[in-house]
A computed fold for a 504-nucleotide part of an RNA from an SAR202 cluster bacterium, annotated as small-subunit ribosomal RNA, 5' domain. NCBI's taxonomy places the organism under Bacteria, Bacillati, Chloroflexota, Dehalococcoidia, SAR202 cluster. Rfam family: Bacterial small subunit ribosomal RNA.
Context: one part of a larger RNA
């Protein structure tokens, strides 16, 4: 001198863009953050109205509606959202391989969609329990679920080839196995099921080589290293497993210990570096602490599900219920960091043929000068250089064209009045009666802060007396202190000055 996701004292007019638990990955009241689909399915109300009847209690059709609520069953729920605890790793960046792989949804082709059967929820009755919940009987639907037939691709075996990177690609023959589902319809079809071949965008694995600190960690290792049958995945592989070999890694730093999520980028520098890794984007990783598999195209799954430990709730004591590192919001840590706000109008997701519903992603608005930018706090004239303060050689010099006074101006304010784009045909704005624009008033509504011995731009009085106190370094104070209070004056910056703390 620059920077900051800053705090601290003083001070504070606007408006525009950003940011805004760096600390306890510490516990969390609340309410909301994932659902859609009646165009798969079966079954289906209630308030409330209408009209009948009536003993005036009520009761029966019809509407309310095939709507509400739940249920089978489909697709989402693994995206989006949030942290950064933990990882020195193929975690991350980069370039590559997969002859070792999978891929709903969407796209681009090929071929098919016969026939048949048995449940199980709901509801319905009956029980068990404080509840959470669960048991038993009796019916029932389906794009739920099972069984045959059928098979262009396909899978698998056996033979014959061809190429080759030898778990690929392609031809032929024979054998086996292995699918399907309807919905709605204006009957013209749409939408959807099954098999398979390609692309498209995602994933999985492998490998070169990069980017910390310690040798006051020097040997480390037994599934360790390799092979050979087996297992297991979508697939290599000690990934397991049995049985053979004894090998591996290491001073080019194994191993152990410290501390860290990485990267695009950030900061500062003429670069070189050198630090950092908020905020935007990728990517990794964890969801109170450990561990498990289950569904699935994809999870070992933030608001799924078992068990275990801590915790906190509820209980009739026998048992249950919970996980805000989601958006507000509470308590606590702390120097320190927002609102239990408004819309789904855009954009983007989900689910549906659509209409639509669902979206605390997301738009926006509130709060915080936290930061960076802009503009204001008037402009032009005014000398008897007024008063008043300060000094003063007491003449006077300062503050000073500064004030007042005169004219003008309206950015800003304030009140009035119009009033938007964002919304591709047409309906349809949360922001927002905002932005903007016009009109009217009136200098009105708006300046501080540090500093003045040298480094350093800015000096005198007075007070104090090695006192009280200053201080980034050097050093000031002991009776005339430009260094410490206070005043006046001056210097810098200026809605900010400063100060502390990190980096360059």
């Nucleotide at each position: 001198g620059g920077a900051c996701g800053a705090a601290c004292g003083c001070u504070g007019g606007c408006g525009g863009u950003g940011c805004g638990c760096c600390u306890a990955a510490c516990g969390c009241a609340u309410g909301c953050a994932a659902g859609u689909c009646g165009a798969a399915c079966g079954a289906g109300a209630a308030a409330g109205g209408u009209a009948g009847c009536u003993u005036c209690g009520g009761u029966u059709a019809c509407c309310a509606a095939g709507u509400a609520a739940a249920g089978u069953g489909g697709c989402a729920a693994a995206c989006g959202g949030c942290u950064g605890a933990g990882u020195a790793a193929c975690a991350c960046g980069u370039a590559a391989g997969u002859a070792a792989u999978c891929u709903g949804c969407c796209c681009c082709g090929g071929a098919g969609c016969g026939g048949g059967g048995g449940a199980c929820a709901a509801u319905c009755a009956c029980g068990a329990g404080a509840a959470a919940u669960c048991g038993u009987g009796c019916c029932u639907a389906a794009u739920a679920c099972c069984c045959c037939g059928u098979a262009c691709g396909u899978c698998c075996c056996a033979g014959c080839g061809a190429g080759c990177a030898c778990g690929c690609u392609u031809g032929c023959u024979g054998g086996g196995g292995g699918a399907a589902a309807g919905a709605c319809u204006u009957c013209g079809g749409u939408c959807g099921c099954u098999c398979u071949g390609g692309g498209a965008g995602g994933a999985g694995c492998u490998u070169g080589c990069g980017g910390c600190c310690u040798a006051u960690c020097a040997g480390g290792u037994u599934g360790u290293u390799g092979g050979u049958g087996g297992g297991g995945u979508a697939a290599u592989g000690g990934c397991c497993u049995a049985c053979c070999a004894a090998g591996c890694c290491u001073a080019a730093g194994a191993c152990g210990g410290g501390u860290a999520c990485c990267c695009g980028g950030u900061g500062u520098g003429a670069g070189a570096g050198c630090a950092c890794g908020a905020a935007c984007g990728g990517g990794c990783a964890g969801a109170g602490g450990g561990g498990g598999a289950c569904u699935g195209a994809g999870a070992c799954a933030c608001g799924g599900c078992c068990c275990c430990c801590a915790c906190u709730c509820c209980u009739a004591c026998g048992g249950g219920a919970g996980g805000c590192a989601g958006c507000a919001g509470c308590g606590g840590g702390g120097a320190a960091u927002a609102u239990u706000g408004c819309g789904c109008a855009a954009u983007g997701g989900g689910c549906g043929a659509a209409a639509g519903c669902c979206u605390g992603a997301c738009g926006c608005a509130g709060c915080g000068a936290c930061a960076c930018c802009g503009c204001g706090u008037g402009g032009a004239g005014g000398a008897u250089g007024a008063c008043g303060g300060c000094u003063u050689u007491c003449g006077a010099g300062u503050u000073g064209u500064a004030a007042a006074c005169u004219c003008c101006u309206u950015u800003u304010c304030u009140c009035a009045g119009g009033g938007a784009a964002g919304a591709g045909a047409a309906c349809g704005g949360a922001c927002g009666g905002u932005a903007c624009c016009u009109g009217a008033g009136g200098a009105a509504u708006a300046a501080g802060c540090a500093u003045c011995g040298g480094c350093u731009a800015a000096c005198u009085a007075c007070g104090u007396g090695c006192c009280a106190g200053c201080a980034g370094c050097c050093g000031c104070g002991g009776u005339a202190a430009u260094a410490c209070g206070u005043a006046g004056g001056a210097u810098g910056c200026g809605a900010g000055c400063g100060u502390u703390g990190u980096c360059c």